Small-subunit ribosomal RNA, central domain from Capsicum baccatum, 348 nucleotides, folded computationally.
Rfam family: Bacterial small subunit ribosomal RNA. Its family is annotated with ribosome and structural constituent of ribosome in the Gene Ontology.
Its mean pLDDT, the model's own confidence on a scale to 100, is 86.
Context: one part of a larger RNA
RNA sequence: UUGGCGUAAAACGUCUGUAAGUGUCUUUUUAAGUCCUUUGUCAAAUCCCAGGGCUCAACCCUGGACAGAAAGUAGAAACUACAAGAUGGAGCACGGUAGGGGCAGAGGGAAUUUUUAGUGGAGUGGUGAAAUAGCUAGAGAUCAGAAAGAAAACCAAUAGUGAAAGCACUCUGUUGCGCCGACAAUGACUUUGAGAGAUGAAAGAUAGGGGAGUAAAUGGGAUUAGAUACCCCAGUAGUCUUGGCCAUAAAUCAUAGAUACUAGGCGUUGUGUGUAGUGACCCGUGUAGUUCUGUAGCUAACAUGUUAAGUAUCCCACCUGGGGAGUACAUUCGUAAGAAUGAAACUC
Numbered sequence: 001u002u003g004g005c006g007u008a009a010a011a012c013g014u015c016u017g018u019a020a021g022u023g024u025c026u027u028u029u030u031a032a033g034u035c036c037u038u039u040g041u042c043a044a045a046u047c048c049c050a051g052g053g054c055u056c057a058a059c060c061c062u063g064g065a066c067a068g069a070a071a072g073u074a075g076a077a078a079c080u081a082c083a084a085g086a087u088g089g090a091g092c093a094c095g096g097u098a099g100g101g102g103c104a105g106a107g108g109g110a111a112u113u114u115u116u117a118g119u120g121g122a123g124u125g126g127u128g129a130a131a132u133a134g135c136u137a138g139a140g141a142u143c144a145g146a147a148a149g150a151a152a153a154c155c156a157a158u159a160g161u162g163a164a165a166g167c168a169c170u171c172u173g174u175u176g177c178g179c180c181g182a183c184a185a186u187g188a189c190u191u192u193g194a195g196a197g198a199u200g201a202a203a204g205a206u207a208g209g210g211g212a213g214u215a216a217a218u219g220g221g222a223u224u225a226g227a228u229a230c231c232c233c234a235g236u237a238g239u240c241u242u243g244g245c246c247a248u249a250a251a252u253c254a255u256a257g258a259u260a261c262u263a264g265g266c267g268u269u270g271u272g273u274g275u276a277g278u279g280a281c282c283c284g285u286g287u288a289g290u291u292c293u294g295u296a297g298c299u300a301a302c303a304u305g306u307u308a309a310g311u312a313u314c315c316c317a318c319c320u321g322g323g324g325a326g327u328a329c330a331u332u333c334g335u336a337a338g339a340a341u342g343a344a345a346c347u348c
Stems, first nucleotide, its partner, number of pairs: 003319002006302002013199004020192002024086004030081001032080002034076002038072002041069002048064006089189001090186001094181004101175007112148005118142002124133001160167002204245001206243004213239002218234004257314005264293002267290008297304001321348003330341004
């Protein structure tokens, strides 16, 4: 280079965006790119092709290039570019509308644990069975009060929303985004995006708080040949919160993003609309999501199939046998843990 990237190696965890690449329709100009005519040049030798000479070959001789490059020259005007315009892409304004989207504040209830007082009086707890444990200094049970922290039953869904991570008790404040409709103004302002920046579950680390339940570590009881485990009784970091770190996950749809086109069918969410109707349901129809099924196509098969893994275009990341190895060294970042970049020898 070609070929690939759902499961064989391979889509950055996700987004914003610089350089750069790419880009709708119409008309005209120029002729920079592009195409084409022609001129000379790129010494000879070498290489290539054809023929010939040394007995063959190497070697030598004769003739001929192709392709390409740069320069000049006469033209073409489809495409790119330049210029002018347009509205379908795009965004802004307008009218609606859905939602666990974010942040902050306030409030309530169930449960758990602890505690106070009462009743009561021997067991409780736990397991496959037990024991450790707790209890006559009154446990467990029951009832009335108090405190604390954490999490949000039912609704709940194949549902919603967010770029992803994620987001759910109720109310309030504030704030971002989407979708639909109508159609004014702008007039390609698009898209992708190397570097860069932002965000990024859990765990971990730091400094203050907080600590009900749970629970790495740890202690004890069992089991067992042993049991540094699975089971049981306890239990500290952590889990919660505030500030600043860390930057990784099977961060998965194992499927990058954008645009257009290509059979249907049963659902569902938001929103418009038609007939009819008091209205809802219903019967159609459009649009933006979201499940299932399925034709053509595609696929090694599984499967996928208008939410493509189909048909095309654009741009970026990544892959190139297994192991060694995501290791060594080096650099950057980090308090650290480590993260990012990332080989080779050797071996099969």
Lineage of the source: Eukaryota > Euphyllophyta > Gunneridae > asterids > Capsicum. The RNAcentral record of the full RNA draws on Rfam.